[in-house]
Context: one part of a larger RNA
This record gives sequence, C1' cells and structure tokens, in this order.
RNA sequence: CUCGGGUGAAGGAACUAGGCAAAAUGGUGCCGUAACUUCGGGAGAAGGCACGCCUGCUGAGGUAACAUCUUGAAACGGAUGGAGCUUUGGUGGGUCGCAGAGACCAGGUGGCUGCAACUGUUUAAUAAAAACACAGCACUCUGCCAACAUGUAAGUGGAAGUAUAGGGUGUGACGCCUGCCCGGUGCCGGAAGGUUAAGAGAAGGGGUAAUCCGCAAGGAGAAGCUCUGGAUUGAAGCCCCGGUAAACGGCGGCCGUAACUAUAACGGUCCUAAGGUAGCGAAAUUCCUUGUCGGGUAAGUUCCGACCUGCACGAAUGGCGUAAUGAUGGCCACGCUGUCUCCACCCGAGACUCA
Repeated sequence: CUCGGGUGAAGGAACUAGGCAAAAUGGUGCCGUAACUUCGGGAGAAGGCACGCCUGCUGAGGUAACAUCUUGAAACGGAUGGAGCUUUGGUGGGUCGCAGAGACCAGGUGGCUGCAACUGUUUAAUAAAAACACAGCACUCUGCCAACAUGUAAGUGGAAGUAUAGGGUGUGACGCCUGCCCGGUGCCGGAAGGUUAAGAGAAGGGGUAAUCCGCAAGGAGAAGCUCUGGAUUGAAGCCCCGGUAAACGGCGGCCGUAACUAUAACGGUCCUAAGGUAGCGAAAUUCCUUGUCGGGUAAGUUCCGACCUGCACGAAUGGCGUAAUGAUGGCCACGCUGUCUCCACCCGAGACUCA
C1' cells in the first nucleotide's frame, strides 16, 4: 500500500455526477396520526410513552386431589365447593446497572415534482425502465365447411366454439374529453360512359396454282392451302361518381387599425381539402436559453410556481388531470454519520523483505 472488519476530538454532506458507501432507524403493547382520496386507502403516516429482577393484591382461562349432596344394592355417573399445579392480563411496593425490545435478530422519516394507473414481463452473461403486457375503450373482418393461420395436399388449429363468439389493428385503469379537413393515399359502395386481355375473328392485301390469253417473252388467275390484316365482340381493374379519419395522414401567409405608448377585439388581401378547437406549454418537446418574474440558498445552468415570444405541444400515432402503486427520473428538508475538512489508531488476511 491492497482487501475484510472496529473505534474516533470538533464540525456534520463542506465529499461527490449523485449521501455512492457507511452510519442511523429497527421488537411488542398503548396513546396519537396531516394534506389528499377512486372512501378502500394514505398509515407502521408523523410523533410519543411503557418494557429487567424480587414481592403483595387481583381479573380471566386450563387442569383437578379431596369433601359434601344426589341416583342406586354397588360400581360408573351428575351437582356444588375446591387445595394444588399451570397459562395470560391488571395494579401496588421494593431493588440493581451507564444502559432492562441490554446480545443475535430487527422499517430511516418527511415535503415538491416528471413518467407509467396498478400486480406483472424484458435484453440467460453491460440496459428492469418512462420499454412490453394489462383490465377497460374503439374500429374492422367473420353466418360456420366462418374469417384467419398452417400445409403441395389430405388434413389440423380456430373449436368439440357460433356474433355477449372468434380473428386483426390501434389505444391503454379511472375522471373530464376526444375539435376541423375526404384534395392526395387506402378501404367500402356504385355502375351510365371512356379505356382494356386472352379467346373468337370480318373486309382488304401477299404467296402458290388448275385454267385462260399470247408465236414467244410474259400476263390474268377460280377453288384449296398458306402468310398477313385486325373491323367486330370481350370481364375485373383503372378513369369516373359517392362514402369513410379511434383509416394512412393534414390542420397557412402578408398588410393595416383604438384619444400617450404598446398591443390589436376589428378590417383588407392571397392561398388551401381544411387552416390547430378544448386543454397544456422554456415541457422526457424551447434552438436562441442559465428566456423573464416569483420561491427555496449567503451564493441555485438543476428543482418548484408562473408568463407565452409553442425554432418544432395538441386531442385513442390519444389531450389534460389523477388517489394508490414503483429495487423508476429530478429537487429539498430532518435524523445520521470518516463521504469529507484530514486523517489517526486497532484487529485480521495479503503484497513486500529475509530464512
């Protein structure tokens, strides 16, 4: 010096990213117990008092010798009283120590606030959380050989269920609520018109060629076969018409104006499918920013309460609240301490030196 323990003057978080670690609290009975609250809780809230041993009296319970009475011939039994032993309370007196829940064992407490309602689940071996799940809510699909999933199929799950059922998606207890936009994308419905495939295939054209014309060269050329041609017919889809946002999503700009100033209830104009409603707001969201004001501190980039100039909140990609809950995040206080000022000593185990 390292590791495991112990003690410490004065101070008491000044340590530090952070009270990390340690210290402290700790049991039983009784007294007492706030805001808030979903009336269950919060709560062991908080905060107090008592506690050993000896002895007196006393309440309640257990067991019960023995005695008396009773029935009976007797035994057993029943009733009453009840010594002794024993369990657990109450209330006096005495007594010892620094200390009586004497050791071991054995909650620290309170206040403000974010997030998630809650108990649960998770990254086996760096993350336990605000992530996942959840009950509840909503949309949507599915009429049963269900939808959906799995499999090439048979089949199987769904389900030996049947719309108060089952599948999918989103949200996430509860309370108050959930605004506007259907132009785009998706989904649902519609079927008049436009477009449109395979298939079928018309007119027309080419090749071949009997035959015909011609002295010849050559020309014409039915049927058939063949190469084309693509009129016409032709569904869904798309275009089109409507609906639908707890479907994917979206929710403006500029200028002027009131009798100080400032601001703009008001007006003008451009654009849009519609221009962000309620609530919340420097927020797990605020860049500028340690915004400004208030509180707490002697001093506070964090914290709490406000303001609103929301770079870039906002309503089931849910908004705002919320008792209880949390090995959850931030801040404060009391208690407590070697975390620190500032280290010291002690008991062990190592390292190190020597043998």
Large-subunit ribosomal RNA, domain IV from Candidatus Symbiodolus clandestinus, 355 nucleotides, folded computationally.
RNAcentral holds the full RNA, with entries from ENA.